[in-house]
Context: one part of a larger RNA
RNA sequence: CUAGGUAUAAAGGGCACAUAGGUAAUGAAUCGGGUUGAAAGUGAAGAUGCCAAAAACUAGCAGAAUCCUCUCGAAACCAAUUCACUUGAGUGAGAUAGAUGAGAGUGGAAUUUUGUAUGUAGAGGUGAAAUCUGGAGAUCUAUGAGGGAACGCGAAUAGCGAAGGCAGCUCUCUAUGUCCCUACCGGUGCUGAGGUGCGAAAACAUAGGGACCGAACAGGAUUUGAUACCCUGGUAGUCCAUGCCGUAAACGAUGAGUGUUUGCCCUUGGUCUACGCGAUCAGGAGCCCAGCUAACACGUGAAACACUCCGCUUGGGGAGCACGGUCGUAAGACCUAAACUC
Numbered sequence: 001c002u003a004g005g006u007a008u009a010a011a012g013g014g015c016a017c018a019u020a021g022g023u024a025a026u027g028a029a030u031c032g033g034g035u036u037g038a039a040a041g042u043g044a045a046g047a048u049g050c051c052a053a054a055a056a057c058u059a060g061c062a063g064a065a066u067c068c069u070c071u072c073g074a075a076a077c078c079a080a081u082u083c084a085c086u087u088g089a090g091u092g093a094g095a096u097a098g099a100u101g102a103g104a105g106u107g108g109a110a111u112u113u114u115g116u117a118u119g120u121a122g123a124g125g126u127g128a129a130a131u132c133u134g135g136a137g138a139u140c141u142a143u144g145a146g147g148g149a150a151c152g153c154g155a156a157u158a159g160c161g162a163a164g165g166c167a168g169c170u171c172u173c174u175a176u177g178u179c180c181c182u183a184c185c186g187g188u189g190c191u192g193a194g195g196u197g198c199g200a201a202a203a204c205a206u207a208g209g210g211a212c213c214g215a216a217c218a219g220g221a222u223u224u225g226a227u228a229c230c231c232u233g234g235u236a237g238u239c240c241a242u243g244c245c246g247u248a249a250a251c252g253a254u255g256a257g258u259g260u261u262u263g264c265c266c267u268u269g270g271u272c273u274a275c276g277c278g279a280u281c282a283g284g285a286g287c288c289c290a291g292c293u294a295a296c297a298c299g300u301g302a303a304a305c306a307c308u309c310c311g312c313u314u315g316g317g318g319a320g321c322a323c324g325g326u327c328g329u330a331a332g333a334c335c336u337a338a339a340c341u342c
Base pairs, nucleotide, nucleotide: 003314004313005312006311008295012310014198015197016196017195021191022190023189026084027083028082029081030080033078034077035074036073037072038071040069041068048062049061050060088188090184091183092181094179095178096177101173102172103171104170105169106168107151112146113145114144115143116142117141122133159166160165204243205242206241208239213237217233218232219231220230255309256308257307258306259305260304263287264286266284267283268282269281270280271279272278291298315342316341317340324335325334326333327332
């Protein structure tokens, strides 16, 4: 490579956009490159048989036919060109849903700090304690002020987004979906090597901010020990702005797209309605027929039946390591072997 695979056994790229490429609706006409029919030619290499009992090599002989070349046809299919068509894709009109995103403003509860007042001996913490804190007046209570972060209830098996993800409230800007009418357009589609962009948390750079929590660190306990679990503190960080990093069990461990296929039930958003336990689209959960599966399970949102395109896999370890290269301030990321060993 092939072939078989890719939820859980090795294996789906974190996600999208998109180039080349691959692939892709219907009808008609043209064409004759592929294809196909007939006839002719050449007989190289290879293969087969004989010589020849024998592994390998070599010489010779035989017949057959692929390939190739030339000529005359066919036009179904593949390709190409042209013209149509509408069901795929898209546009428009009318509705509609949402924590989609960006910026700005603003609200209350709570924690904490602090001013004042009141008031007196503990408070805090634990399995039990101690470190810690308090007559320099704490804890508790009342009231005022400051500051930062997160948004209780509503809240859901709900909703939105390509994924990461998104939740107090208001405003501005912005992207997208769905339904419905069937007016327009006329294959404009799908996938996508490279490429480009987005991408939790942590980390990094610079300038701020710092209430809570809290790696590191310090102390107190526990313990044989305790570099831990528990407690008292506490720096980076957590937050914001601008960059950078580019990784996660980035998971549905399930790539994207299209078509076909038994039903039940709950629910979100539309439309219709005779209002029905109704119909129909687009989603979100549960159960199930057939089928599939090694089993578990999946089961119209498939892991069923088919097609198109891409990524990946090929015993365990060595190893996602080394060398080398690209990127990065760094941490590291990406690409990625072999010896050896079982």
Molecule: small-subunit ribosomal RNA, central domain
Organism: Nicotiana obtusifolia